[in-house]
RNA sequence: GGGCGGGUGGCGUAGCUGGUAGCGCGUCGCGCUUGCAACGCGGAGGUCGCGGGUUCAAAUCCCGCCCCGUCCA
Numbered sequence: 001g002g003g004c005g006g007g008u009g010g011c012g013u014a015g016c017u018g019g020u021a022g023c024g025c026g027u028c029g030c031g032c033u034u035g036c037a038a039c040g041c042g043g044a045g046g047u048c049g050c051g052g053g054u055u056c057a058a059a060u061c062c063c064g065c066c067c068c069g070u071c072c073a
Stems, first nucleotide, its partner, number of pairs: 001072007010025004019056001027043005049065005
């Protein structure tokens, strides 16, 4: 330098035939318990790596760039 895969709440991930962004863990509150754990119920938490374009509408399509992994040179 080039090919491929990836970047989504604190962490791990789904969503990529464009249409209000889900799940698990964690976290907070309540219930339960003598108490803790487990369990049940509820809540908070995400400018979807960055910038631009297309569109009524973009995590999703297009362009450029950054970062991680891997392979080639």
RNAcentral holds the sequence, with entries from ENA.
Transfer RNA from a Thermoproteota archaeon, 73 nucleotides, folded computationally.
Its mean pLDDT, the model's own confidence on a scale to 100, is 83.
Rfam family: tRNA. It is annotated as a transfer RNA. About the family: Transfer RNA (tRNA) molecules are approximately 80 nucleotides in length.